[in-house]
RNA sequence: UCUCGCGGGAGAGACCGGGUUUCGAGCCCGGAGCCGAAGGCGCAACCGCCCCGGAAACGCUCAGGCAAAAGGACCGCGAGG
Numbered sequence: 001u002c003u004c005g006c007g008g009g010a011g012a013g014a015c016c017g018g019g020u021u022u023c024g025a026g027c028c029c030g031g032a033g034c035c036g037a038a039g040g041c042g043c044a045a046c047c048g049c050c051c052c053g054g055a056a057a058c059g060c061u062c063a064g065g066c067a068a069a070a071g072g073a074c075c076g077c078g079a080g081g
Base pairs, nucleotide, nucleotide: 001081002080003079004078005077006076007075008074015031016030017029018028019027020026033066034065035064039062040060041059042058046054047053
């Protein structure tokens, strides 16, 4: 540094209208909001410095998300390369 297993792990509407459906959820179309912690993009304190390069939990909100579940940056423990 990478992979795997276990545990922890935030924010924001179960939003409104239509279709589908027995109803709801889900999915599809439309609408105006919201979040920041997959991924992506931007700035650059800093590291390094001839050049090249690395680089945030900051900024954007393209993507994603806004009951639960799932996902989830990151953290801890263990195993392997």
A computed fold for an 81-nucleotide RNA from a soil metagenome, annotated as Glycine riboswitch aptamer. Its mean pLDDT, the model's own confidence on a scale to 100, is 77. The model forms 91% of the base pairs in the Rfam consensus. RNAcentral holds the sequence, with entries from MGnify.